[in-house]
RNA sequence: CAGGUUGGCCGGGCGGUUGCGGCACGGGGAGGUUCCCCGCGUCGAGGAAAGUCCGCGCUCCACAGAGCACGGUGCUGGCUAACAACCAGGCGGGGUAACCCGACGGAAAGCGCAACAGAGAGGCAGAUUGCGUCGCUCACCCGGCUGGGUGACGGCGUGAGGGUGAAACGGCGUGGUAAGAGCACACCGGCGUCCCUGGUGACAGGGGCGGCCAGGCAAGCCCCACCGGGAGCAAGGCCAAGCAGGGACAAGGGGCUGCUCGUCCCGUUCGAGUCCCGGGUAGGCCGCUAGAGGCGGUCGGCAACGCCCGCCCCAGAUAGAUAACCGCCCAGGGGGCAUCCACCCCCGGACAGAACGCGGCUUAUAGGCCGACCUGGGCG
Repeated sequence: CAGGUUGGCCGGGCGGUUGCGGCACGGGGAGGUUCCCCGCGUCGAGGAAAGUCCGCGCUCCACAGAGCACGGUGCUGGCUAACAACCAGGCGGGGUAACCCGACGGAAAGCGCAACAGAGAGGCAGAUUGCGUCGCUCACCCGGCUGGGUGACGGCGUGAGGGUGAAACGGCGUGGUAAGAGCACACCGGCGUCCCUGGUGACAGGGGCGGCCAGGCAAGCCCCACCGGGAGCAAGGCCAAGCAGGGACAAGGGGCUGCUCGUCCCGUUCGAGUCCCGGGUAGGCCGCUAGAGGCGGUCGGCAACGCCCGCCCCAGAUAGAUAACCGCCCAGGGGGCAUCCACCCCCGGACAGAACGCGGCUUAUAGGCCGACCUGGGCG
């Protein structure tokens, strides 16, 4: 210098004007302890607030205990409130490497599945070609002959060679055989089993024995081990108009109308009106934001993380506020300009957005900053 791998962070800044929501204070008004208005101060979205895919807190309901069913998880050790997250490691796979990926228990309990090609696709496999052997068969040749040879056809043996396939029932050599074959033996590989060493463990390394040679798929059923009650803040709790219901008392009550008279309406046991009661709708309040909280530091740990100390308070709306405009600047893009620098002008800020909270995962994201490492090349 070029190419690549990986981790972390930011995601516009400052000022002004006008608004909106919460809280505190002051003033005023209504009215009676709650609203409305004004002023002032302060706080006011995110790294994902999103999807709601996991895991918890919290709330209500259910619940003797055990089993079945159903669902989930699935290498080991940690971490945690918990997890399928995270950290460290093991094993397998990919990459020259940095590094990345893996639902990573069991296929030697049973069932099932496998396109195309192929003769055959699975647990005493499979004869298409090949190899070998046999025949009262057929054809041809040699020959004196009931013998021999070649080919066809048919039966049997074979899993060595060819061929198909992602995959054909260990590899390779020697012996063996009619031809062959773990049929036997040596070596290599795998598996099972017993043991030794290291490791907390997954596992790794080594040795003995057994010809045992056993294919793939369990994000197919299944088996094994472990875990799991249900619903969700529209959870749930409190207050409570109106209407309807129940009870008591009741002959009057109301409008025109401030009073008297008058008149109209509703009533007098199918009960106007007044009072009380329980449940509870609209509506209001709580839950509701001080928390597994944020920032900084010491210490322990490889790390995830934990202990302790100090400082801070950081949205709580309810049809839903968190915004709009202007100026300057910072990235970025375009032009003047055919190239570089300077200058000038123009454009211009991604994805998105709380609604009980928290830990993860996943997905979206213009542009930018910082660090570590690997490979190749050049120069000193």

Record summary
Bacterial RNase P class A from a Pseudomonadota bacterium, 380 nucleotides, folded computationally. The gene name in the source record is rnpB. The sequence is in RNAcentral, with records from ENA. The source organism's lineage runs through Bacteria, Pseudomonadati and Pseudomonadota. It matches the Rfam family "Bacterial RNase P class A". Gene Ontology terms of the family: ribonuclease P activity, tRNA processing and dimeric ribonuclease P complex. By type it is a ribozyme.